[in-house]
RNA sequence: CACUUAUUCAGAAAGACGGAGGGAUUAGGCCCUUUGAUGUCUUGGCAACCCGGUAAAGCAGGGUGCCAAUUCCUACCUCGAAACCAUUCGAGGGGAGAUAAGCC
Numbered sequence: 001c002a003c004u005u006a007u008u009c010a011g012a013a014a015g016a017c018g019g020a021g022g023g024a025u026u027a028g029g030c031c032c033u034u035u036g037a038u039g040u041c042u043u044g045g046c047a048a049c050c051c052g053g054u055a056a057a058g059c060a061g062g063g064u065g066c067c068a069a070u071u072c073c074u075a076c077c078u079c080g081a082a083a084c085c086a087u088u089c090g091a092g093g094g095g096a097g098a099u100a101a102g103c104c
Base pairs, nucleotide, nucleotide: 003102004101005100006099007098008097013043014042015041016040017039021032022031023030026075027074028073029072044067045066046065049063050062051061053059071096076093077092078091079090080089081088082087
């Protein structure tokens, strides 16, 4: 990297470095950002997927993960409502992505 399964509207920030774009990809929208974002590191926190401990656990330990906005929203299909040919809104499903565990 590929495949399988589960979850994906909850939750959780300070400091240091650094100096321009960033929010996965394409497009549109929206938002964050020199009052320093994104990123890296340290500390702290959230959570509970896996491991073993335990009589058991919501407990403590270990392996991960995460800490702006629902995975920021939409895109494809179906249904419904408004509007009436410009569209808008709602529900369900799918796709893509992310994380964990497994497998080659």
The prediction has a mean pLDDT of 81. Predicted 3D model of a 104-nucleotide RNA (SAM riboswitch aptamer (S box leader)) from a Flavobacteriia bacterium. Taxonomically the source falls in Flavobacteriia (Bacteria, Pseudomonadati, Bacteroidota).